The RNA shown here (c-di-AMP riboswitch aptamer (ydaO/yuaA leader)) has 150 nucleotides and comes from an uncultured bacterium.
């Protein structure tokens, strides 16, 4: 002195997930605004019956390959084969990367969960959420915000 881990603070990102208030020793419990979701008339949509049921949130959808692995089913005397699922890869509809657009240029995601035979759009009305995870940006133009001085 580096590089690595961890801990806090400032500063920020995804995402709707933020502020304030009352009760309580505390854990916790309730309310309210604000954001954000869902279900619910006419009119429109759709149209019967029969097989696959169908539907919300979310950017999170489709499709192509295939060995590295594990499982089930089947065939075989056995070795082994053969389908299916999970894993993986490569892409892709879509989505983000410090105030906003464009333009170049690089980077990351493309996951999960839910109701439970039931929901088309919907005005009144009824409902539910206010987490969780993180550090994936340069440049240039034009226009904003804000801070200091004077």
């Nucleotide at each position: 002195g580096a590089a690595c881990c961890a801990a806090g603070a400032u500063c920020g990102c995804c995402g709707a997930g933020u502020c304030c208030c009352g009760c309580g020793a505390g854990a916790g419990c309730g309310g309210g605004a604000g954001c954000g979701g869902g279900g619910g008339a006419c009119c429109c949509a759709a149209a019967a019956u029969c097989c696959c049921g169908g539907g919300g949130c979310g950017c999170a959808u489709c499709g192509c390959c295939g060995c590295u692995g594990g499982u089930u089913u089947c065939c075989u005397u056995g070795c082994g084969g053969a389908a299916g699922c999970c894993u993986g890869g490569c892409g892709u509809a879509g989505g983000g990367c410090a105030c906003u657009a464009u333009u170049c240029g690089g980077c990351c995601c493309g996951a999960g969960c839910c109701c439970g035979u039931c929901a088309g759009c919907u005005a009144a009305c009824c409902u539910c959420g206010u987490a969780g995870g993180c550090g994936a940006c340069g440049a240039a133009u034009a226009g904003g915000a804000g801070c200091c001085a004077g």